[in-house]
Molecule: RNase P RNA; transfer RNA
Organism: marine sediment metagenome
């Protein structure tokens, strides 16, 4: 010093509550059983379930995850692994696909920031009033910067520079090992156009929208309110009614809408209609959803490194509706304090005092995140 | 329980693609005008961009977290 797991107050009497049950008794009481958490929290993921959008299928917009294998109902989680990073180390951490599909951005400072560049400076030829200055080469050293177009050494050079060479690096191919990300090797090789994508974006894989205040049923009450928009408004027609003219009419085309688009199918609606937008008015009442589930704990076998699967056996259980699990009374109770004993010193033991944080269900589950007084075991 | 915004100077808002200044009104202080004070008008002070982490060379602005305020929901 690292990781992992358990508690996280108990127990008994009185008196108050909520929700279930055979009984007793008889409609209200006895009695018996249960009754806040590891996070119930943040609403940050995933779902089960319940309407909505006519079904289906494709596409498009938005959205989301992002290194490879596997778990799960699924997930942005869990697991094991890989490459990268901290760290003596066990362990930690990671928004880890692409920067040659394309577009953007890199501000100040410097000479310059993507195919851009010479300010100090080196070398070589002049010129000089001996201060200094022209031309040609240089990117090795300086200086700026978060980053300057490979790095170390050696060679060659006027001086230099992959210019050459070794070794690192970097590409390309190929050969082993792996399911796989990857790893190792080995031969060539122009000796090399950088950073950012938690910039838009491309590339794989996912995903319809609300959400229990969903949503259903009963009771009651009101305005079966009102306003606007709204292509076409059309042919044919079985049949009926008529003395005829003519009227009405199942169906058919034809037109609209029911989905951001398209295809099938299926439905509605065509004289104010489907459908669409806006105003407005009653209902604030009861029941159900409401808690036995992909459930939670554990014994044993089999599989797997392991999360977790399969099989079998026991055991658990809040369901309130303005919101219940409380409130006295005693005993026990961790760390801690102080005293006595004991000891070489701890350990060990007697008395007294103390009394442990974060924090409360509200449709249910499987995670993560945050907050947190302490006891305690295992592992490295 | 559910869903959705916002936090920036004493107040009340702005703040285009990440870069060079964090701005505008009110208020506040001072000066000049005036008999005096208001108004005009010149000039200043005042800011850890809600708090911590992270991406990037740089964050008020992007990503995660945590706190706090405001609105909707039978």
């Nucleotide at each position: 010093g690292a990781g992992g797991g358990u508690c996280g107050g108990a127990u008994g009497g009185c008196c108050g509550c909520g929700g279930g049950g055979a009984c007793g008794c008889a409609u209200g009481c006895g009695c018996c059983c249960c009754g806040a958490g590891g996070a119930a929290a943040g609403u940050c993921c995933g779902g089960a379930c319940u309407c909505c959008c006519a079904a289906a299928a494709g596409c498009a917009a938005c959205g989301g995850u992002g290194c490879c294998g596997g778990g799960u109902a699924a997930c942005g989680c869990c697991c094991g692994g890989g490459c990268g990073g901290g760290g003596u180390a066990a362990c930690c951490c990671g928004a880890c696909g692409g920067a040659c599909a394309g577009c953007g951005c890199c501000a100040c400072a410097g000479a310059a920031a993507u195919g851009a560049a010479a300010c100090c400076g080196c070398u070589g030829c002049g010129g000089u009033u001996c201060g200094c200055u022209g031309c040609a080469g240089u990117a090795a050293g300086g200086a700026u910067g978060a980053a300057a177009c490979g790095g170390u050494g050696g060679g060659g050079u006027a001086a230099g520079a992959g210019c050459c060479c070794a070794c690192c690096g970097c590409g390309u191919u190929g050969c082993u090992g792996g399911c796989a990300a990857c790893a190792g090797c080995a031969a060539c090789g122009g000796c090399a156009c950088g950073g950012c994508a938690a910039g838009c974006c491309c590339c794989a894989c996912c995903g319809g929208g609300a959400g229990c205040a969903a949503u259903g049923c009963c009771a009651a009450a009101u305005a079966g309110g009102g306003a606007c928009c709204g292509c076409g408004c059309g042919c044919c027609a079985a049949c009926c009614g008529g003395c005829a003219a003519c009227g009405g009419a199942a169906g058919g085309c034809g037109g609209g809408g029911c989905c951001g688009c398209u295809u099938u199918u299926g439905c509605c609606c065509c004289a104010g209609c489907a459908g669409g937008u806006c105003c407005g008015g009653g209902u604030u009442g009861g029941c159900a959803g409401c808690u036995a589930g992909a459930g939670c704990c554990u014994g044993u076998g089999a599989g797997g490194c392991a999360a977790c699967u399969c099989a079998u056996g026991g055991g658990c259980a809040a369901g309130a509706g303005g919101a219940a699990u409380g409130g006295u009374c005693a005993u026990c109770g961790a760390a801690c304090c102080g005293g006595g004993g004991g000891u070489c010193a701890u350990a060990c033991u007697c008395c007294g005092g103390g009394g442990a944080a974060c924090a409360g269900a509200a449709u249910c589950c499987g995670g993560c995140u945050u907050a947190u007084a302490g006891a305690u075991c295992c592992u490295c | 329980g559910g869903c959705g915004a916002g936090g920036u100077a004493g107040c009340u808002c702005a703040g285009a693609u990440g870069g060079u200044u964090a701005g505008a009104g009110c208020g506040u202080c001072g000066g000049a005008u005036u008999c005096a004070u208001a108004a005009c008008c010149c000039g200043g002070a005042g800011g850890u961009c809600a708090c911590g982490g992270g991406u990037u060379c740089a964050a008020c602005u992007c990503c995660c977290g945590u706190c706090c305020u405001c609105g909707c929901u039978a």